[in-house]
RNA sequence: UGCUGUCUUCAGGGCAGGGUGCAAUUCCCGAUUGGCGGUACAGCCCGCGCGUGCUUCGGCACUGAUCUGGUGAGAUUCCAGGGCCAACAGUAAUAGUCUGGAUGAAAGAAGAAAGCA
Numbered sequence: 001u002g003c004u005g006u007c008u009u010c011a012g013g014g015c016a017g018g019g020u021g022c023a024a025u026u027c028c029c030g031a032u033u034g035g036c037g038g039u040a041c042a043g044c045c046c047g048c049g050c051g052u053g054c055u056u057c058g059g060c061a062c063u064g065a066u067c068u069g070g071u072g073a074g075a076u077u078c079c080a081g082g083g084c085c086a087a088c089a090g091u092a093a094u095a096g097u098c099u100g101g102a103u104g105a106a107a108g109a110a111g112a113a114a115g116c117a
Base pairs, nucleotide, nucleotide: 001117002116003115004114006112007111008110009109010108017029018028019027031097032096033086034085035048036047037046038045043084044083051062052061053060054059066082067081068080069079070078088100089099090098
């Protein structure tokens, strides 16, 4: 330094202000947020987690969204501009942002002591 199993810790953000209304952080104007690994730095490229369904409990299936220009050897990742997307349940009224499952789980990140090379 690498590999193997064990253990520990960590591991998701966000409606200011206004309009209508009996009632909305749910509608309208506007505001605002972006998990993990890969790759030229990515919510919208590839993969994963999360979520839902099924299960012989090993897993399997389903599961959103990006264009134009510039720089460059190389960027749907940077810069400029314009777009788009966001589970389930609940609610005095339709929710990415409120409440809840969740003081949960987890992709993974860091570390500890061991064994092997």
The RNA shown here (FMN riboswitch aptamer (RFN element)) has 117 nucleotides.
Of the family's consensus pairs, 100% are formed in the model.